RNA sequence: CACGCAUCCAGAGGGGUGGAGGGACUUGGCCCUACGAAGCCCCGGCAACCAUCUGCUCGACGUAGGUCGAUCGGAACGGUGCCAAUUCCAUGCAGGCAAGAAAAGAGCCUGGGAGAUGUGAC
Numbered sequence: 001c002a003c004g005c006a007u008c009c010a011g012a013g014g015g016g017u018g019g020a021g022g023g024a025c026u027u028g029g030c031c032c033u034a035c036g037a038a039g040c041c042c043c044g045g046c047a048a049c050c051a052u053c054u055g056c057u058c059g060a061c062g063u064a065g066g067u068c069g070a071u072c073g074g075a076a077c078g079g080u081g082c083c084a085a086u087u088c089c090a091u092g093c094a095g096g097c098a099a100g101a102a103a104a105g106a107g108c109c110u111g112g113g114a115g116a117u118g119u120g121a122c
């Protein structure tokens, strides 16, 4: 890099450095930004994916003390991640709804795709 699975309307910012962009990409919006963008560093925080510890219940095994497993919770020392706005919104594909004489566009809903993060396998 490519593949499988889970999640994505919740949550959480200060300082230093830097010096003009940023919100992934197309298009259209709307925002953030010299009262200082991205990037990098430090500290703090959020969350609970992995790991760890732990409670109830249930199951299996054991003569038993117990051990293992499952569901749902709790904790937050470790590994990641994240800390404007729903993945900022729509769009890239498909279907539906409603309005309309009809077409197109705008609107709403569902699924998909893309992306992000974790995890598994290679």
Stems, first nucleotide, its partner, number of pairs: 003120006013043005021032003025092001027090003044083003049079002052075004057070005087114001093111005
Predicted 3D model of a 122-nucleotide RNA (SAM riboswitch aptamer (S box leader)) from a Thermoleophilaceae bacterium. It was read from a public genome assembly, where an Rfam model found it. Rfam family: SAM riboswitch aptamer (S box leader). Its family is annotated with regulation of gene expression in the Gene Ontology. Rfam's curators write: The SAM riboswitch is found upstream of a number of genes which code for proteins involved in methionine or cysteine biosynthesis in Gram-positive bacteria. The model forms 94% of the base pairs in the Rfam consensus.